Large-subunit ribosomal RNA, domain II from an Actinomycetota bacterium, 676 nucleotides, folded computationally.
Its Rfam family is "Bacterial large subunit ribosomal RNA". Rfam links the family to the GO terms structural constituent of ribosome and ribosome.
Lineage of the source: Bacteria > Bacillati > Actinomycetota.
Its mean pLDDT, the model's own confidence on a scale to 100, is 87.
Context: one part of a larger RNA
RNA sequence: GCCGGCGAGUUACCGUUCGUGGCGAGGUUAACCCGAGAGGGGAAGCCGGAGCGAAAGCGAGUCUGAACAGGGCGUUCAGUCGCGGACGGUAGACCCGAAGCCGAGUGAUCUAUCCAUGGGCAGGCUGAAGCGAGGGUAAGACCUCGUGGAGGGCCGAACCCACCAAGGUUGAAAACUUGGGGGAUGACCUGUGGAUAGGGGUGAAAGGCCAAGCAAACUCGGUGAUAGCUGGUUCUCCCCGAAAUGCAUUUAGGUGCAGCGUCGUGUGUUCAGUGUCGGAGGUAGAGCACUGGAUGGUCUAGGGGGCCUACAAGCUUACCGAAAUCAACCAAACUCCGAAUGCCGAUACUCCAAAGCACGGCAGUGAGACCAUGGGGGAUAAGCUUCAUGGUCGAGAGGGAAACAGCCCAGAACGCCAGCUAAGGCCCCUAAUUCUGUGCUCAGUGGCAAAGGAUGUGGGAUUGCCCAGACAGCCAGGAGGUUGGCUUAGAAGCAGCCACCCUUGAAAGAGUGCGUAACAGCUCACUGGUCGAGUGAUCCUGCGCCGAUAAUGUAACGGGGCUCAAGCACAGAGCCGAAGCUGCGUCAGCAGUAAUGCUGGGUAGGGGAGCGUCGAUCUCUGCAGUGAAGCGGUGGGGGAACCCCCCGUGGAGCGAGGUCGAGUGCGAAUGCCGGU
Numbered sequence: 001g002c003c004g005g006c007g008a009g010u011u012a013c014c015g016u017u018c019g020u021g022g023c024g025a026g027g028u029u030a031a032c033c034c035g036a037g038a039g040g041g042g043a044a045g046c047c048g049g050a051g052c053g054a055a056a057g058c059g060a061g062u063c064u065g066a067a068c069a070g071g072g073c074g075u076u077c078a079g080u081c082g083c084g085g086a087c088g089g090u091a092g093a094c095c096c097g098a099a100g101c102c103g104a105g106u107g108a109u110c111u112a113u114c115c116a117u118g119g120g121c122a123g124g125c126u127g128a129a130g131c132g133a134g135g136g137u138a139a140g141a142c143c144u145c146g147u148g149g150a151g152g153g154c155c156g157a158a159c160c161c162a163c164c165a166a167g168g169u170u171g172a173a174a175a176c177u178u179g180g181g182g183g184a185u186g187a188c189c190u191g192u193g194g195a196u197a198g199g200g201g202u203g204a205a206a207g208g209c210c211a212a213g214c215a216a217a218c219u220c221g222g223u224g225a226u227a228g229c230u231g232g233u234u235c236u237c238c239c240c241g242a243a244a245u246g247c248a249u250u251u252a253g254g255u256g257c258a259g260c261g262u263c264g265u266g267u268g269u270u271c272a273g274u275g276u277c278g279g280a281g282g283u284a285g286a287g288c289a290c291u292g293g294a295u296g297g298u299c300u301a302g303g304g305g306g307c308c309u310a311c312a313a314g315c316u317u318a319c320c321g322a323a324a325u326c327a328a329c330c331a332a333a334c335u336c337c338g339a340a341u342g343c344c345g346a347u348a349c350u351c352c353a354a355a356g357c358a359c360g361g362c363a364g365u366g367a368g369a370c371c372a373u374g375g376g377g378g379a380u381a382a383g384c385u386u387c388a389u390g391g392u393c394g395a396g397a398g399g400g401a402a403a404c405a406g407c408c409c410a411g412a413a414c415g416c417c418a419g420c421u422a423a424g425g426c427c428c429c430u431a432a433u434u435c436u437g438u439g440c441u442c443a444g445u446g447g448c449a450a451a452g453g454a455u456g457u458g459g460g461a462u463u464g465c466c467c468a469g470a471c472a473g474c475c476a477g478g479a480g481g482u483u484g485g486c487u488u489a490g491a492a493g494c495a496g497c498c499a500c501c502c503u504u505g506a507a508a509g510a511g512u513g514c515g516u517a518a519c520a521g522c523u524c525a526c527u528g529g530u531c532g533a534g535u536g537a538u539c540c541u542g543c544g545c546c547g548a549u550a551a552u553g554u555a556a557c558g559g560g561g562c563u564c565a566a567g568c569a570c571a572g573a574g575c576c577g578a579a580g581c582u583g584c585g586u587c588a589g590c591a592g593u594a595a596u597g598c599u600g601g602g603u604a605g606g607g608g609a610g611c612g613u614c615g616a617u618c619u620c621u622g623c624a625g626u627g628a629a630g631c632g633g634u635g636g637g638g639g640a641a642c643c644c645c646c647c648g649u650g651g652a653g654c655g656a657g658g659u660c661g662a663g664u665g666c667g668a669a670u671g672c673c674g675g676u
Base pairs, nucleotide, nucleotide: 001676002675003674004673005672006671011091012090013089014088015087016086017085018084019083020082021081022080023079026047027046028045032041033040034039051058052057061073062072063071064070094232095231097229101222102221103220104219105218106217112196113195114194115193116192117191118190119189120188121186123155124154125153126151130147131146132145133144134143135142159183160182161181163180164179165178166177167176198214200210201209202208235610236609237608238607239606240605245258246257247256248255249254259365260364261362262361263360264359265358266357267356270355272350273349274348275347276346277345278344279343285337286335287334291331292330293329295327296326297325298324302320303319304317305316306315307314368393369392370391371390372389373388374387375386376385377384398409399408400407413586414585415584416583418582419581420580424576425575426574427560428559429558433573435572436571437570438569439568440567446562452546453545456543457542458541459540460539461538462537463536464535465534473530474529475528476527477526479503480502481501484498485497486496509524513522514521587600588599589598590597591596611665613662614661615660616659617658618657619656620655622654623653630649631648632647633646635644636643637642
C1' cells in the first nucleotide's frame, strides 16, 4: 500500500414548536398500595381558567398621576395529558486529538554532587628547598661542586577525555569505527557501600543532569480536563436552494442581531416589467455669477531705481505691482447652470409564479474570486488594494477561446445512428465554401509594443507653375559702373559693419554655396535655347516599413502551410456548429375535475418519500436433510437504495406481511485490530 473486521448526532430530564390521539373550562396524576401480570387504587401536586403594581393592594381592570387627562401592561383568541418528529438547555452530548493543571505514589543500578572504605598510574626527562664540601667575608651575603628529590613540572603507554578529519547516517552501533589529538602524581582516574527527589535535588553554570526525550522526571488517579482549532462523520431517490454583506464584539479564520435559503400557516396581486402623470435631487457635462487657483494685456494705488533737491514737493523709468478692467483657462471638499440613468408616489396594461408581505419551525453564510463600468489609495503600476452597479465562477455541465474556475455563446430530468441554430468557424490536421463581388497589403504585415523617423503604397482635399512650353536633364549666358563705402596687413559678391543703387540687356543678387593670404577659379539665383506634358507644396486618411535585445530547440499563427490569400476592409449567398431550440418516446414535481399547461444544473442548507441490516411480537396452523442460512455463477425485475428464479457448493436452520425497538449502512479520520 491493498484486503477483511471495528469505527462517529446517543441517552436521561427540562423547554419551544409541528404532527397525531384522549378529555375539554377543564386536563392530569407522583411517590406509594393491591395484583403473577394486564389492570385497579392513590387529588398531595402541576398546568389552564385574570390581570396590573416594587409592594401594601385593587381587580376587567390596574399602574403612573392632583386628575373622572394622557400613557404602559391587560381585558377578545382553549386548554391539558400522552405518543411521535425537529431543535434548544443541563449533562463528556457527533467521534478522535493536545501542550498542560492538580493529587497520591515510584525512582540517584544512568547521571550530578557529597560521605565512608578500597584500588590504579610502564618507562624516560628536568633537578626547587634543605643538607654536605670547597671558595669567599671581620662575620655574612654570595659563588662553585656534590648530595637531595620538590612540582595542579616535561615526554610518553595503561587509564581518563573527545579537538580535527574521513567513514558510518534503513549504521556493526538510538552517538560508533579508523587515523591523528588533549590529560596522564592530580581540582587525577576508578571499584564497592551509602546520602540528596520533582517547584524538589544536584550543578567549576550548559537550563546541564535526575534510568536512550527534563524551562519542572516517571506511574496511576481527578479524566471522556478544555480545544472559538485541524481531521473524520457510513444507504437511495424527489422538490426548493443560499452566503462570503451591514451593525456590534478583548472582535477580526469566533459569535449575536439583521440580510439572503427552506418548510408550515395566513393574506390574495399587495410583487415585478412597461406606458402615462406628478415629485425630490446637484452627479456627468458645462460654466466662472460666488470661493479659491492660474496666464497674458490695459490701467493704476503703492514700492524700488534715476534726475532734481535744505525740507516739502516735483519730473522720469523696456523695474516690481494690489485693486479695477479685457481676453483665454482650472477645481472632490467652487456653482449662474445642468442632464441621461436611478429613486419615490399615483394610475393603466402585461404577468398568475418555484411573485410580494406577515407570523412561526429549521438552517447555512458572515475568508470570496475574476470581468465590465463609475470612483478612492498606488505610479491615470500590479493576477495590487478598497467601495459602488451589473455579470460569471463560487454551487454550472455543454460549445467556442490550441490547452485555460471568473472571457464569449448557452443553463444539462432520461433515451434517439432525426432536424434548426448561437458564439465561433468552413485549404489540410478538423465538421462545413480552395464561395461570389469590389478594393487594400508584399511587410509572412497578418501571427506582441511606444515616442520618434522615412520620396513605401492606396484614397480624399487645397494650392503654385505649365503647349504664350512648366519640372528634370543637356547647350549657352550669368555682364558693366565696381576692388560699392567702411574696416583691415589685405577684405576684390562670399571675416565683419553700413547701404543694397544705377547702366546694358533675353537675363544676371553690390551676390546661394565651395574656394584664395587677397585675387583667381567652380557654382547658384536669374535668362535664352533644346526637349514636349505634366510638375511642385501642404493637410486629412487606409494598409504597410524602421525603431525591435535572453537565456535546452523553431518556440510571439495550435501545427502544416498561406500572397488577385488560407491576410485586411466592405457587401452578399450558402453551410458546419452545443447537453440551446424543435421532433418522437419516457419519468417526476406543481396547478387543474379533466383536457392540458408550466417546471425538473446545483455546494452549504431546508423539506419530502423510500431501500436494506439486527432484534421483538402477531399472522401466514409459511419454507426446510426430497437440503435452511452463508458462499460462487447464469438469468430476470424495479425510478434508486435493492429484489427474485435457477444451477453449484454448503449441511441446519430460515423467510413473507403488519406493528414495534435499534450498538442500523464506511473509502477516506498520518483512524483501530488482523491478514498479506